This is a predicted structure of a 73-nucleotide RNA (transfer RNA) from a Planctomycetaceae bacterium. Its Rfam family is "tRNA". Rfam links the family to the GO term triplet codon-amino acid adaptor activity. Rfam describes the family as follows. Transfer RNA (tRNA) molecules are approximately 80 nucleotides in length.
């Protein structure tokens, strides 16, 4: 250089054109307890890497680009 994969919540990951973007762990508050932990209930946290395009509609499809990983010379 060329090709492939990944990028979504603090972390690990789902979701692969439709509605309010979700789970587990973690964080915060509450109940309980002498206290802590555990358990249970609730809450917050996301411009879906970036920019542009297609579409009535894009996290999802297309292009470019950035970061990381891999293959190849």
């Nucleotide at each position: 250089g060329u090709c492939c994969g990944u990028g979504u919540a603090g972390c690990u990951c789902a979701g692969g054109g439709g509605a309010u973007a979700g789970a587990g762990c973690g964080g915060c508050g509450g109940u309980u307890u002498c206290c802590u932990a555990a358990a249970c209930c609730g809450c917050a946290g996301g411009u879906c890497g970036u920019u542009g395009g297609u579409u009535c509609g894009a996290a999802u499809c297309c292009a470019a680009u950035c970061a990381c990983g891999g293959a190849u010379a």